[in-house]
About this RNA: Predicted 3D model of a 350-nucleotide part of an RNA (small-subunit ribosomal RNA, central domain) from Stenotrophomonas rhizophila. Rfam family: Bacterial small subunit ribosomal RNA. Gene Ontology terms of the family: ribosome and structural constituent of ribosome.

Context: one part of a larger RNA
This record gives sequence, structure tokens and C1' cells, in this order.
RNA sequence: CUGGGCGUAAAGCGUGCGUAAGUGGUUGUUUAAGUCUGUCGUGAAAGCCCUGGGCUCAACCUGGGAAUUGCGAUGGAAACUGGGCAACUAGAGGGUGGCAGAGGAUAGUGGAAUUCCUGGUGUAGCAGUGAAAUGCGUAGAGAUCAGGAGGAACAUCCGUGGCGAAGGCGACUGUCUGGGCCAACACUGACACUGAGGCACGAAAGCGUGGGGAGCAAACAGGAUUAGAUACCCUGGUAGUCCACGCCCUAAACGAUGCGAACUGGAAGUUGGGUGCAAUUUGGCACGCAGUAUCGAAGCUAACGCGUUAAGUUCGCCGCCUGGGGAGUACGGUCGCAAGACUGAAACUC
Repeated sequence: CUGGGCGUAAAGCGUGCGUAAGUGGUUGUUUAAGUCUGUCGUGAAAGCCCUGGGCUCAACCUGGGAAUUGCGAUGGAAACUGGGCAACUAGAGGGUGGCAGAGGAUAGUGGAAUUCCUGGUGUAGCAGUGAAAUGCGUAGAGAUCAGGAGGAACAUCCGUGGCGAAGGCGACUGUCUGGGCCAACACUGACACUGAGGCACGAAAGCGUGGGGAGCAAACAGGAUUAGAUACCCUGGUAGUCCACGCCCUAAACGAUGCGAACUGGAAGUUGGGUGCAAUUUGGCACGCAGUAUCGAAGCUAACGCGUUAAGUUCGCCGCCUGGGGAGUACGGUCGCAAGACUGAAACUC
């Protein structure tokens, strides 16, 4: 390489958009590049293979044939693939009408709670733990009432509920804005699928500049525990957490399951919309569409399990794997302010 694989054994890029490229619906006509076929030329000789001959045999030598799976030229075939032309509507798309939604961005608003401040009442404790102590408090704490400040997060509703490509998204209102689903009718007419490079997005932590800082809280300090305790527990507490702008680009970024399409028994839950029948007491029954969970026929699987949301049966395209350690290290390169990220070995060893 051929091959075999990728839920958990090594292996699906974190996610999307998309270039090249690969692949591509139905019908007719044409072409003849691929494809099939005839003929001709060439494919040196020797060797291999088949079949004769010569050394007494054999090795060896020698005659003939076959083979040389290829290349070129030329004649033909036209089903399939490709090219040209014409057409179609089942893929795809835009139009009209509805619907649901924590989808995104931005501005404003709200109440509960924590903390702090001011004032009133009031007196000796409060806080904390397994038990304590550090800590706070007679300079009046804690408790309670009233007022004020400020920041962050939005209880109930909340649901194997919804939305989003993923990360993720949850108070309310306005503005701007993306996507999806359903139904009927016309419309365009293959415009499609995947996607190496590329581009964009990408939790948390971290970085830069400037704000902000209630609560929480790495580091740090103190108190305990302990043989020790650089911890677990307690009292404090700074970065950070929040905002704006700019970086970083990693996660058990998980369904550990790439995307698209087709096909293959059922049962029952739920979300969105629809059709038909019945009824109008809103509540019923049936059907089929799109999602989301559960159980399971067949089948698959090493087993666990998966099972129309497949890990079943197939097709197209991409990514990735090839014993453990060394090692996601070294070196080089690219990117980054840095931290580091991406790419990514070998010696050696078992």
C1' cells in the first nucleotide's frame, strides 16, 4: 500500500460558513473522453512456461510456440460515467399566511436579599465549631424600627420544557436583529451534498488599558486540628468575579457518537403547529408534520448497550487511529504582550 477500524479498547477536528476538489435527481437527443470490441504496428535477445531435438541421463545447449497483462494507429458499438443541447419537478430555494421560543445586541425599569452608612429603641453579649479559639462588642455590638448608598444576581413560574451551529441562553419593558416550524397555493428549475486549505464564533481561568467593587473568594494572615498540617474546619482577606474596548483559543468544548440522504415492526410521555369527525361545557376521538425523552421487534455489538433522534441496512464527502512508556516532550516553524497555543518527532526502554 491493500486491508481493518473510530460510544466505552488507539481513533469524530469544540462549532459553523465556505474555496479548491470529490460526489450528484428525471426524460429526450447528440458526442465518443472514460468503457467494450475488431484489425495493424510495436512490446530486442536471453530467461520463466509449453512442446520437440543434442551431449549415455541430468545440469547444460538448441528448434518452435506461448506469454510479454503495455503503448500507439485505425475501424466499429453506445447501455453506463463524462461533455454539448433541449426539457421536467420528486432534491434545493425564494414568495404569500400563520405560530412558538431563557436565540443575539442595546437602552431603560423593578422588587426580594446580603453588606455598609445615618438616626431611634435597647443591654451584654454576638459570631463560630465536633469542641474551641482567633474575630466583633460597654468608644454600645448582636436584636429591632425608619431612612439612605452601592454592587451583583434574578426566588416562585421551572418542566428528561423551550431556543441556539457549538460555546451557551432564565426578572420586566422598548428598539434593532438571526434562525426554525406548520398549512395551502402558485413560482425558479438541480441552483445540490460534503468540504483539504481559508475565514468566523468559541465556557472558565488568564493578560492589557480604563472604570467598578455588595457578596463570594485563589494568594496571604491569624485561630484550630495534628506527630507534622505549607490542607480539610473557623475568623479575616487581595487579585479575580462585574462593565467597556482589545487579546488569549483551551476544557470530561461529552451524546466521550462528523455532516447529508434513503430504507427498515411497535408501545407509551411531552413541546410547537395542522387536518378530519364529534361537540360547543375550554376539556373528546382519529390522522399525519417538526422536535424532545423513555421502553423495546428485527438487526447490530467483545460485552455493556444501541435500536426510525441507530451504534441496524446502504450511498457521498471530510477528519482521525495503527502497542505501552519516552511525550503532547525536544527541535524547527506559525501565532501570542505574556501565560502559552497549534503543528509535532527520535534515541532509549518494556
Lineage of the source: Bacteria > Pseudomonadota > Gammaproteobacteria > Lysobacterales > Stenotrophomonas.